[in-house]
Model confidence (mean pLDDT): 81 of 100. Predicted 3D model of a 108-nucleotide RNA (SAM riboswitch aptamer (S box leader)) from Muriicola jejuensis. It was read from a public genome assembly, where an Rfam model found it. The source organism's lineage runs through Bacteria, Pseudomonadati, Flavobacteriia, Flavobacteriaceae and Muriicola.

RNA sequence: ACGUUAUCAAGAAAGGCGGAGGGACUAGACCCUGUGAAACCUUAGCAACCCUUUAACUCCUAAAGAAGGUGCUACAUUCUAUCGCGCUGCGUGCGGGACAGAUAACUC
Numbered sequence: 001a002c003g004u005u006a007u008c009a010a011g012a013a014a015g016g017c018g019g020a021g022g023g024a025c026u027a028g029a030c031c032c033u034g035u036g037a038a039a040c041c042u043u044a045g046c047a048a049c050c051c052u053u054u055a056a057c058u059c060c061u062a063a064a065g066a067a068g069g070u071g072c073u074a075c076a077u078u079c080u081a082u083c084g085c086g087c088u089g090c091g092u093g094c095g096g097g098a099c100a101g102a103u104a105a106c107u108c
Stems, first nucleotide, its partner, number of pairs: 003106006013043004021032003026081004044073003049069002051065005077100001083097001085095003
């Protein structure tokens, strides 16, 4: 890297450095940004995937915790489409999927 499983409408800040981009791809939109983008560093916080403790244990798990391993801290995965199904007042309307993406754990 590929693969498998689970979750994704909640939550959570500052400083340093840097100097023009960023919000995954493609196409549109909309937003953030010299009142300082991305990347990197430090501290803080959020959360509860691994983890710790207790209980249960056929399967399925439940509760609590936050030392450790990650992760995350504008806008629903920013929105719509690139596929499809149902409803539809035919509206970027409503709902459920698929694909894709992100994160974790496992396998390799």